[in-house]
Context: one part of a larger RNA
RNA sequence: GGAUGAACGCUAGCGGCAGGCCUAACACAUGCAAGUCGAACGGUAACAGGGAAAAGCUUGCUUUUCCGCUGACGAGUGGCGCACGGGUGCGUAACGCGUAUGGAACCUACCCUUUACAGGGGGAUAGCCCGGAGAAAUCCGGAUUAAUACCCCGUAGUAUUAUGAUUUGGCAUCGGAUUAUAAUUAAAGUUUCGGCGGUAGAGGAUGGCCAUGCGUCCUAUUAGUUAGAUGGUGAGGUAACGGCUCACCAUGGCAUCGAUAGGUAGGGGCCCUGAGAGGGGGAUCCCCCACACUGGUACUGAGACACGGACCAGACUCCUACGGGAGGCAGCAGUGAGGAAUAUUGGACAAUGGUCGAGAGACUGAUCCAGCCAUGCCGCGUGCAGGAAGACGGCCCUACGGGUUGUAAACUGCUUUUGUACGGGAAGAAUAAUGCCCACGUGUGGGCAGAUGACGGUACCGUACGAAUAAGGACCGGCUAACUCCGUGCCAGCAGCCGCGGUAAUACGGAGGGUCCGAGCGUUAUCC
Numbered sequence: 001g002g003a004u005g006a007a008c009g010c011u012a013g014c015g016g017c018a019g020g021c022c023u024a025a026c027a028c029a030u031g032c033a034a035g036u037c038g039a040a041c042g043g044u045a046a047c048a049g050g051g052a053a054a055a056g057c058u059u060g061c062u063u064u065u066c067c068g069c070u071g072a073c074g075a076g077u078g079g080c081g082c083a084c085g086g087g088u089g090c091g092u093a094a095c096g097c098g099u100a101u102g103g104a105a106c107c108u109a110c111c112c113u114u115u116a117c118a119g120g121g122g123g124a125u126a127g128c129c130c131g132g133a134g135a136a137a138u139c140c141g142g143a144u145u146a147a148u149a150c151c152c153c154g155u156a157g158u159a160u161u162a163u164g165a166u167u168u169g170g171c172a173u174c175g176g177a178u179u180a181u182a183a184u185u186a187a188a189g190u191u192u193c194g195g196c197g198g199u200a201g202a203g204g205a206u207g208g209c210c211a212u213g214c215g216u217c218c219u220a221u222u223a224g225u226u227a228g229a230u231g232g233u234g235a236g237g238u239a240a241c242g243g244c245u246c247a248c249c250a251u252g253g254c255a256u257c258g259a260u261a262g263g264u265a266g267g268g269g270c271c272c273u274g275a276g277a278g279g280g281g282g283a284u285c286c287c288c289c290a291c292a293c294u295g296g297u298a299c300u301g302a303g304a305c306a307c308g309g310a311c312c313a314g315a316c317u318c319c320u321a322c323g324g325g326a327g328g329c330a331g332c333a334g335u336g337a338g339g340a341a342u343a344u345u346g347g348a349c350a351a352u353g354g355u356c357g358a359g360a361g362a363c364u365g366a367u368c369c370a371g372c373c374a375u376g377c378c379g380c381g382u383g384c385a386g387g388a389a390g391a392c393g394g395c396c397c398u399a400c401g402g403g404u405u406g407u408a409a410a411c412u413g414c415u416u417u418u419g420u421a422c423g424g425g426a427a428g429a430a431u432a433a434u435g436c437c438c439a440c441g442u443g444u445g446g447g448c449a450g451a452u453g454a455c456g457g458u459a460c461c462g463u464a465c466g467a468a469u470a471a472g473g474a475c476c477g478g479c480u481a482a483c484u485c486c487g488u489g490c491c492a493g494c495a496g497c498c499g500c501g502g503u504a505a506u507a508c509g510g511a512g513g514g515u516c517c518g519a520g521c522g523u524u525a526u527c528c
C1' cells in the first nucleotide's frame, strides 16, 4: 500500500447493487416450511343444487326429516411424490475431494423410440355399523363392503435358469450373434369415447454405484506396525467385483521414498495479495462429500439405512387420573444463552422452477419481492457566477500600524440535481382453459380471439415553490503532506518506531491557522 462476512469511537443527506451468528453441531415457546389425484375405489362428515314426505300456514314461502340423484368432498383404501428442493460443517487426512481412465463386474422410477400382449377366476381388508378398554396417546372384539390393493389359473418371448450345438470377436478372466431341449415368471382398469393408463422385452436419455493411476496439512520430542490382518480354495451375500462376511489352508501385508501414532482440517471451482514465482484463505454463488438431539438398526421403495418416516437404547424437556404417553428449528421467521458482533414471528405464488393432476387447479419460508443495518462497492448532492469598505469578530506581530481568516461573509444575479406539494404512470405477461379458422390426417402443428402483477400507485415523467432540506473525522517533531500563541512544568499527559514533558514544548491540553480524506474518517484484529 492492498484486502476483510469485520468490530469499536466520532459523525451522517439520498439512491442502485451486493452482503449480514465467523462464538454454543447450545437449548428452544409459537406459526408456517410436502403434498396431490373423485378421470383408481367404497362412500357421504360439512357446503350447495335437485327430488320425496310432514308440519307451520301469509297458498307460495319457512322449518324439520329422508334420498349420494348431482356439483363437490371430511375421514379412509389405493397411486405418485415425500431420496428433490432448503440447512449446517460435527465428523472425516479418506478413492472424501480434484483430475484422468476402466466397468467384458453393475443398477436406473418418471421421460423418448420400438416390439408383443392384456383371457378367466377367488378370498380378504380399511372405511361404515355394533360392542368394549383407557385420563390421554391410542387400542381390542364382532358383523359387513370396494378397487388400478392382494392372490390363483391360462397364454408368452430376443426375459430368467439349466444342458448342448454352430459361428465370430477380444490384452486376460471372457464377450457378441444364431439355434435346440426342458423348466419358471405377466397384466387393470377408467372415460366427458378424444384419450389416459396396465404387463413383458429391446434401445436411448438422465441419474447413480464400483475399481484404478497421479495430486491432496503439521509433528520423528511418534520407528516399527497389522490378526480378517495379506493371499488362496469353497460357500453365503450384493444391482455388481471384492475378506464384504463365514469355514478351512498358507504366513503374509505396510514402513526412513516416513508405515503406525498424535494434532489440525470438510475438498474443489474460486477469493485476497504479489510484476511473477510464491504466500494466505475456503464467507456469499456453483459442484462433490458428510450430518440431522447422541449412538445403533433395519423396513418400505427405482432410489434412503431416510432433517420435518419407523424401532431400540441414552441424555434432556413437557403432559399425566402415576397405570402410561409426547417431542427433536444444523428449514423460514422468532426466543433465551454465549459473544466485540450479525436482520422481520413481513407479502405473493405475478414470474422462474418443483410435486401431484387429463385439465382447471392445489401445495411450495424453493423462489420472487418488501423490511432492518454506512457492512462493503459504485453513483449523486450539500449550490453556481459576480462581489474589496479587503467590513465586523477571532488569532498573530517588531503594535497610533500591519498580517491572516478572506471572495470567505454581507449584498446582487442565476439554477433546482436533491427536497416538499400536486398530477400522470410502467416494462417485467409468455400465454393457459376455451372458442373459431387453416394445414396435414384423427391428434398434432400454425394463426386469431381469449383470465392473470406480490413488488406498487413503486420506478419513471410532468408542473409549482424556494438556496431552500444536507459535513464531518483524523492529523500537523522526523519517518509523513501540514505552525504559531497560551496553559502546564519529568506533573498532567502523549507514543506505530525513534522518542517528547524537569519555566519560552511546532511532540502534553486549549485556541487560531493549516494538511489529508470525505458521508465518511480514524482505531483495533487478521492476511499478503
Base pairs, nucleotide, nucleotide: 001528002527003526004525006524007523008522009521010520013380014379015378016377017376018375019373020372021338026336027335028334030333031332032331035080036079037078040077041076043073044072047071048070049069050067051066052065053064054063055062056061087291088290089289096216097215098214099213100212101211102210103209106208107207111204112203113202114201115200116199117198119153120152121151122150129142130141131140132139133138159184160183161182162181163180164179165178166177167176168175169174189196190195217263218262219261224254225253226252229251230250231249232248233247234246235245236244266288267287268286269285270281271280272279273278293314294313295312296311297310316327317326318325319324344370346369347368348367352366353364354363355362356361383414384413385412386411393405394404395403396402397401419465420464421463422462423461424460428455434449435448436447437446438445439444440443472517473516474515475514476513477498478497479496483512484511485510486509487508493500494499
The part of an RNA shown here (small-subunit ribosomal RNA, 5' domain) has 528 nucleotides and comes from Robiginitalea sediminis. NCBI's taxonomy places the organism under Bacteria, Pseudomonadati, Bacteroidota, Flavobacteriaceae, Robiginitalea. Model confidence (mean pLDDT): 84 of 100. It was read from a public genome assembly.